Transfer RNA from a Dehalococcoidia bacterium, 74 nucleotides, folded computationally. RNAcentral holds the sequence, with entries from ENA. Its Rfam family is "tRNA".
RNA sequence: GGGAUAAUGGCCAAGCGGAUGAAGGCAACGCUCUCAUAAAGCGUAGAUCGUGAGUUCAAAUCUCACUUAUCCCA
Numbered sequence: 001g002g003g004a005u006a007a008u009g010g011c012c013a014a015g016c017g018g019a020u021g022a023a024g025g026c027a028a029c030g031c032u033c034u035c036a037u038a039a040a041g042c043g044u045a046g047a048u049c050g051u052g053a054g055u056u057c058a059a060a061u062c063u064c065a066c067u068u069a070u071c072c073c074a
Stems, first nucleotide, its partner, number of pairs: 001073007010026003028044005050066005
C1' cells in the first nucleotide's frame, strides 16, 4: 500500500431479507421469602445501534467517507 471481518445497555449477545415496541442472559435497583445473608420467585430502569453524510415515506439493516480492533496478501 491492497483486501476481508467486526463495532448494538455496565458486560456478553440476537436482529444485518428496510416498517413487528431493538430480543435474551449476566450485572444493578426494588419487593416477596428469611432472625439475617445467599439461593429462588416477581418486578423496574438502562441503547436510539463506532462517527459523519447520502438514498428512502421509512435505515441497526442499503450506499459513501472516516475511526478503532483482528486477520490475510505485498